This is a predicted structure of a 146-nucleotide RNA (FMN riboswitch aptamer (RFN element)) from Leucobacter denitrificans.
[in-house]
RNA sequence: UACGUGUUCCGGGGUCGGUGAAAAUCCGAACCGGCGGUGAGAGUCCGCGACCCCCGCACCCGCGGGGUUGAACCGGUGAAAUUCCGGUACCGACGGUGAUGUGCAAGCGAAAGUGAGCGCACAAGUCCGGAUGUGAGGAACGCGGG
Repeated sequence: UACGUGUUCCGGGGUCGGUGAAAAUCCGAACCGGCGGUGAGAGUCCGCGACCCCCGCACCCGCGGGGUUGAACCGGUGAAAUUCCGGUACCGACGGUGAUGUGCAAGCGAAAGUGAGCGCACAAGUCCGGAUGUGAGGAACGCGGG
């Protein structure tokens, strides 16, 4: 020490208030951002991982391959930055949970209305769950090689 191998360790973050019978899901404001790369540092450039789907293998645990998977622009500096600075934006899987919308509606009412309940649609990056999980990777040490 750019190499090989083994062992060990590390490897995801984030809320308050208001309304209200009830909300961390509504309203308002706030906060958060895995891993590798990139002439200069990235949630929004390129790629990867996890979740999800398909195929194959497998007694099971699981393994391999494939697919899908969100979002940014302008200006400044500079040799170089969608990565820094300034400004203004945007995104965040799946399941659960609702006070939203809508259809049908028992009952009450002279009527206007009100309305338990039953469907359909939509509904949380921060709550709960899969998950003290997996993993892209990173670090240290040992042995071997150069």
The RNAcentral record of the sequence draws on Rfam. The organism belongs to Leucobacter, within Bacteria. It matches the Rfam family "FMN riboswitch aptamer (RFN element)". About the family: The RFN element is a highly conserved domain that is found frequently in the 5'-untranslated regions of prokaryotic mRNAs that encode for flavin mononucleotide (FMN) biosynthesis and transport proteins.